[in-house]
RNA sequence: AUCUUAUCCAGAGAGGUGGAGGGACUGGCCCGUAGAAACCUCAGCAACCAGCCAUUAGGCAUGGUGCUAAAUCCAGCAAGCUUAUGCUUGGAAGAUAAGGA
Numbered sequence: 001a002u003c004u005u006a007u008c009c010a011g012a013g014a015g016g017u018g019g020a021g022g023g024a025c026u027g028g029c030c031c032g033u034a035g036a037a038a039c040c041u042c043a044g045c046a047a048c049c050a051g052c053c054a055u056u057a058g059g060c061a062u063g064g065u066g067c068u069a070a071a072u073c074c075a076g077c078a079a080g081c082u083u084a085u086g087c088u089u090g091g092a093a094g095a096u097a098a099g100g101a
Stems, first nucleotide, its partner, number of pairs: 002100007013042005021031003025076004043068003048064003051060003072093001077090005
């Protein structure tokens, strides 16, 4: 880098270094010098995999990940209803986990 499956309207931040960007992409709309990204420390959330208990549902949070502004921030393509606008469903893309080649 790629394939498969599952999930994505819930949840959870302080400090230090740093010094202008960030929210994947595009368009919006936001966040940011009252301090962005990144890194470090500590804390927390969740429960995908392993582990342990129960073995019917499930529970714990020890290990491996992940995450801690806004629904994956909203939309992007298609269909239906409306037809100014908006709503619903499915998909695409993306993210995470587990497995495969």